[in-house]
Small-subunit ribosomal RNA, 5' domain from an uncultured bacterium, 507 nucleotides, folded computationally. The full RNA is in RNAcentral, with records from ENA and SILVA. The coordinates come from a structure-prediction model, not an experiment, and the mean pLDDT is 83.
Context: one part of a larger RNA
RNA sequence: GGAUGAACGCUAGCUACAGGCUUAACACAUGCAAGUCGAGGGGCAGCAUUCUUCUAGCAAUAGAAGAGAUGGCGACCGGCGCACGGGUGAGUAACACGUAUCCAACCUACCGAUAACUCUGGAAUAGCCUUUCGAAAGAAAGAUUAAUACCGGAUAGUAUACGAAUAUCGCAUGAUAUUUUUAUUAAAGAAUUUCGGUUAUCGAUGGGGAUGCGUUCCAUUAGUUUGUUGGCGGGGUAACGGCCCACCAAGACUACGAUGGAUAGGGGUUCUGAGAGGAAGGUCCCCCACAUUGGAACUGAGACACGGUCCAAACUCCUACGGGAGGCAGCAGUGGGGAAUAUUGCACAAUGGGGGAAACCCUGAUGCAGCGACGCCGCGUGAAGGAAGAAGUAUCUCGGUAUGUAAACUUCUAUCAGCAGGGAAGAUAGUGACGGUACCUGACUAAGAAGCCCCGGCUAACUACGUGCCAGCAGCCGCGGUAAUACGUAGGGGGCAAGCGUUAUCC
Repeated sequence: GGAUGAACGCUAGCUACAGGCUUAACACAUGCAAGUCGAGGGGCAGCAUUCUUCUAGCAAUAGAAGAGAUGGCGACCGGCGCACGGGUGAGUAACACGUAUCCAACCUACCGAUAACUCUGGAAUAGCCUUUCGAAAGAAAGAUUAAUACCGGAUAGUAUACGAAUAUCGCAUGAUAUUUUUAUUAAAGAAUUUCGGUUAUCGAUGGGGAUGCGUUCCAUUAGUUUGUUGGCGGGGUAACGGCCCACCAAGACUACGAUGGAUAGGGGUUCUGAGAGGAAGGUCCCCCACAUUGGAACUGAGACACGGUCCAAACUCCUACGGGAGGCAGCAGUGGGGAAUAUUGCACAAUGGGGGAAACCCUGAUGCAGCGACGCCGCGUGAAGGAAGAAGUAUCUCGGUAUGUAAACUUCUAUCAGCAGGGAAGAUAGUGACGGUACCUGACUAAGAAGCCCCGGCUAACUACGUGCCAGCAGCCGCGGUAAUACGUAGGGGGCAAGCGUUAUCC
């Protein structure tokens, strides 16, 4: 000098853009953050409509009871989603990440393409009803019912499994194609525009696995290892593999740093620097890991699952003491910690996501607004003229000198702010939170808008008074003990400017 997710002191007019718990992965009141489909189903708790019956009334109408008949729909069965999106960086020195290669050792819901099929039966169960237990959370028994829920039978290849034969090819195990024996496996309807279901192949997308190289410090850590290293056979997995198991062998790693310890999420990037390097990993993007702590599996195409389940632990809450409930490292917000970091806001209008045939519903993702000079960019605080060089102030050799064209005064202008009127784009038929916002026009007044640090040298900028090694200053050198350009105040000056200084950290 540059930089910062900064903080502190003094000061502060306005937009746009960006960013805002770096500390306690500390504890959390309250609300919201994942639902949707009635065009899968039985139904009808509630709402609306219609109809029927009864009562009152001449009638209109009012009231009561009933009917799933219609719109629709709480709860329930079922489907899809909840594995995305959002948060955090505790752990991890590792194929975690980066890069390159491989899978002849793998999976992939929804989506696209192609081919074929969608036949025929059955038994349950939730809900509803009845009853019981419990303070509650909730649970149990009985009766009964449906489905795109569940289970049989039929049919089926280029599917699967064990074989056989032939051909072609390769990258070692082998791969592909054709023929063939035996065995096994499928389906679901709704609606009338269509949407679905099953099997097979290919694609797309997303994932899984393997390997080379790279990836902090300590040797005042030198030896480490028994599923350990390899083989054979099995189990398991989507798949390879000591991943797991039985048996066999005794190996495997290490001074090119094993093992142990400390620290740490990694990268794209960011800062600095002429570069080489050094430092950092906040916001944004990619990957990984985690969801009070530890462990486990279930469901599913996909999880060993933040707002799912089970077990254990700590903590908090309810309780009728028998037993139960909870998990903000989602968005706001609270306490605490701290030098320090925001609103319990608006909207699904846009972009995107989930469900749905659609209408639409949900979405603290997202879009916006609020707060704070936290940063960066821009703008303003007036412009021109104006010497009686006014007054005041400071200084003085008392003549003057400085402040200083500065002010006053004259003329002019209106950026910003304020007032009034108009008023968007963002949306494509409709639909705008932002927002009467941006922007435009008009009238109006120089009015409402400048501070901070420094002035001994480094380093741009000097005098007076006060103080008297005191009070104080200070980044380094150093200043102050009676003429202090270094302390304090004033006048003047210098620098930067809605900021200026200080502190901290990096180069």